[in-house]
RNA sequence: AGCCGCAUAGCUUAGUUGGUAAAGCGUCGGACUCUGACUCCGGAGAGCGCUGGUUCGAGCCCAGCUGCGGUUG
Repeated sequence: AGCCGCAUAGCUUAGUUGGUAAAGCGUCGGACUCUGACUCCGGAGAGCGCUGGUUCGAGCCCAGCUGCGGUUG
């Protein structure tokens, strides 16, 4: 330098026909307990790496860039 893949809550991941983003763990509050743990109930927390484009509408499609991984020389 060329090619391929990935980038979504603090972490791990889902979102596969484009229709206003979901779960587990963690975290906060409560119930339970003498206290704690376990268990149960409830809450907060991301607009999806960045910039454009297409579209009535983009996490999802297209282009460029950035970062990481792989591969060819």
The RNA shown here (transfer RNA) has 73 nucleotides and comes from a Lachnospiraceae bacterium. It matches the Rfam family "tRNA". The family's RNA type in Rfam is transfer RNA. Lineage of the source: Bacteria > Bacillati > Clostridia > Lachnospirales > Lachnospiraceae.